RNA sequence: CGAACCAGGCAGUCGCGGGGCUCUUCGGGGUCUCGAGGAAAGUCCGGACACCGUAGAGCAGGGUGCUGGUUAACGGCCAGCCGGGGAAACCUGAGGGAAAGUGCCACAGAAACGAAACCGCCCCUCCGGGGGUAAGGGUGAAAAGGUGCGGUAAGAGCGCACCAGCGGUCUGGUGACAGGCCGGCUGGGUAAACCCCACUCGGUGCAAGGCCAAAUCGGGGCGUCACGGGUUGCUCGCCCAGUCCCAGGUAGGCCGCAUGAGGCGUCCGGCAACGGGCGUCCCAGAUAGAUGACUGUCCACGACAGAAUCCGGCUUAUGGUUCGCUAA
RNA sequence: GCCCUCGUAGCUCAAUGGACAGAGCACGCGCCUCCUAAGCGCGGGAUGCAGGUUCGACUCCUGCCGGGGGCA
Numbered sequence: 001c002g003a004a005c006c007a008g009g010c011a012g013u014c015g016c017g018g019g020g021c022u023c024u025u026c027g028g029g030g031u032c033u034c035g036a037g038g039a040a041a042g043u044c045c046g047g048a049c050a051c052c053g054u055a056g057a058g059c060a061g062g063g064u065g066c067u068g069g070u071u072a073a074c075g076g077c078c079a080g081c082c083g084g085g086g087a088a089a090c091c092u093g094a095g096g097g098a099a100a101g102u103g104c105c106a107c108a109g110a111a112a113c114g115a116a117a118c119c120g121c122c123c124c125u126c127c128g129g130g131g132g133u134a135a136g137g138g139u140g141a142a143a144a145g146g147u148g149c150g151g152u153a154a155g156a157g158c159g160c161a162c163c164a165g166c167g168g169u170c171u172g173g174u175g176a177c178a179g180g181c182c183g184g185c186u187g188g189g190u191a192a193a194c195c196c197c198a199c200u201c202g203g204u205g206c207a208a209g210g211c212c213a214a215a216u217c218g219g220g221g222c223g224u225c226a227c228g229g230g231u232u233g234c235u236c237g238c239c240c241a242g243u244c245c246c247a248g249g250u251a252g253g254c255c256g257c258a259u260g261a262g263g264c265g266u267c268c269g270g271c272a273a274c275g276g277g278c279g280u281c282c283c284a285g286a287u288a289g290a291u292g293a294c295u296g297u298c299c300a301c302g303a304c305a306g307a308a309u310c311c312g313g314c315u316u317a318u319g320g321u322u323c324g325c326u327a328a
Numbered sequence: 329g330c331c332c333u334c335g336u337a338g339c340u341c342a343a344u345g346g347a348c349a350g351a352g353c354a355c356g357c358g359c360c361u362c363c364u365a366a367g368c369g370c371g372g373g374a375u376g377c378a379g380g381u382u383c384g385a386c387u388c389c390u391g392c393c394g395g396g397g398g399c400a
Base pairs, nucleotide, nucleotide: 001324002323003322004321005320006319008298009297010296011295012294013293014292016035017034018033019032020031021030022029023028037304041315042314044313045312046311047310048309049205050204051203052202056236057235058234059233061201062200063199064198065197066080067079068078069077070076081095082093083092084091085090096196097195101194102193103190104189105188118137119136120133121132122131123130124129145163146162147161148160149159150158164186166183167182168181169180170179171178172177209255210254211253212252219246220245221244228240229239230238231237262281263280264279265278266277267276268275269274299302329399330398331397332396333395334394335393338353339352340351341350346383355371356370357369358368359367376392377391378390379389380388
């Protein structure tokens, strides 16, 4: 530096929640069995599932952004390319487009995007100045390729060599891209600024939603084809004759709710993520909300922390062990 | 449980990406006054935390932390 694994162990007693069987005087009892995590956390992404008098169209808006793969899906993961960091092992990048357009570039500086010339250098001069130049100085985060040689009045890609960049072409690669050859010398940065391009997103979340029971009013308002309501932010479209608004009442139970993109073992394909076959296992399910306490014993003396619809990720918190690699 | 929103001096608020972050009240010191208050002058004090983009970040992006609100 990287990866994997564990999450005090064993025995006993008492207690708590679920399920099966059984007994019951229907209150409950007996017995067997199961009972938190790697993050159950944050709710940051993605999906399943459910509903929305359809979920249609357009606009607006959001998200993602190298290439190839993987997946139910993703902003995740794997492999690679290029860039950056490190002495190395290795780590890391919101990494499309700046010749579509617009904006911004403070201060300093002559000049901040269209080119320009403060000091300087060179030539001319009637000594007032005029012309050439961009090598050097100075400012800045950034100043019209960099270094060297030639060249020149002084200079300059003006010429040449190498390097950087751009364009064309050939080869390799699925591709990002890499390498070779040729060309003219070649003017910024910023898109985590607006924007453009490509892909993508209907909305709402289990307090979704369904059923039963109970309760209540025959109360007030608006309204009769759109000036109300539903559908999403807007427009159109579609739907509704109350299933709208206000006020009041009720506020208890059941389902959803746990067999799942599931765990473990093994074989096969693949560099890997992952996929497939076979075998085997059933592994919390509450609704004021269950995991605790005590005793004995051993050790390395035990950190962060407790499910509430479920699953795949990410992020954050955190004790320890092992293995591999790098350097001294 | 699910969703929305906000963090700038002690308090209430400002601040086009240009840093020297500003104002009122509060606080400290001084002046004034016999003393206090008022008034005048001076001063200290802040961008919730950690990264990133950019020449430059309170501002833009990401992740945490904290506060407030709504939904049966």